[in-house]
Molecule: transfer RNA
Organism: Dimargaris cristalligena
């Protein structure tokens, strides 16, 4: 400078057009002398920003930006 990936709750990681699934953790109740494990249940994601295109964007399609890699 050129090329290719990849940005989804704290973290992790699913989801190829019709308002997001699961895991860890957190919170609540159960249980227990108490704590932990187990059980139930709950919160919690304007899906990286700004356009575009569609009746409708996490999803294509541009540009920024952040971050990993490759080649010079």
């Nucleotide at each position: 400078g050129c090329c290719c990936g990849c940005u989804u709750g704290g973290c992790u990681c699913a989801g190829u057009g019709g308002u997001a699934a699961g895991g860890c953790g957190u919170c609540u109740g159960u249980c227990u002398c108490g704590u932990a494990a187990a059980c139930a249940g709950a919160a919690g994601a304007u899906c990286g920003g700004c356009g575009g295109u569609u009746c409708g964007a996490u999803u294509c399609c541009g540009c920024c930006a952040g971050u990993g890699g490759g080649c010079a």